The RNA shown here (transfer RNA) has 74 nucleotides and comes from a Candidatus Aenigmatarchaeota archaeon. Model confidence (mean pLDDT): 81 of 100.

RNA sequence: GGGCCGGUGGUCUAAUCUGGUAGGACGUUGCCUUGGCGUGGCAGAGAUUCCGGGUUCAAAUCCCGGCCGGUCCA
Numbered sequence: 001g002g003g004c005c006g007g008u009g010g011u012c013u014a015a016u017c018u019g020g021u022a023g024g025a026c027g028u029u030g031c032c033u034u035g036g037c038g039u040g041g042c043a044g045a046g047a048u049u050c051c052g053g054g055u056u057c058a059a060a061u062c063c064c065g066g067c068c069g070g071u072c073c074a
Stems, first nucleotide, its partner, number of pairs: 001073007010026004020057001028044005050066005
């Protein structure tokens, strides 16, 4: 330098192919349960989906450019 894959709450991950309310687990906060802790139950907060632009009524998703990581080739 080139090919391919990936980047989504604090962490891990789904949704992308086939555009239509961003879902789950762990963590976290409050409450219930306990003599207390833990476990368990209920409820809540937390994401401008890596950045910029384009298409569209509508983009995490499609298109273009860039950045970062992994892998293969040179």